A computed fold for a 66-nucleotide RNA from a marine eukaryotic metagenome, annotated as transfer RNA. Model confidence (mean pLDDT): 82 of 100. Its Rfam family is "tRNA". The family's RNA type in Rfam is transfer RNA. Rfam links the family to the GO term triplet codon-amino acid adaptor activity.

RNA sequence: ACUGUGGCUUAGAGGUAUAGCGACGCAUUGGUAAUGCGUAGGUCGUGAGUUCAAUUCUCACCAGUG
Repeated sequence: ACUGUGGCUUAGAGGUAUAGCGACGCAUUGGUAAUGCGUAGGUCGUGAGUUCAAUUCUCACCAGUG
């Protein structure tokens, strides 16, 4: 200096979190795979501050990379 968001990879840069892969269920098949439909899974690294409202802005800390 940069990064930290479901198991993994990530989008989102003030209005309450997105997709892919993976997992699970169903359909399809003689069976598996593939494919289609659906379901679950997130205290957004921790703690404070600002704000009607913070994943987003500010500060400190922690972890990682250089």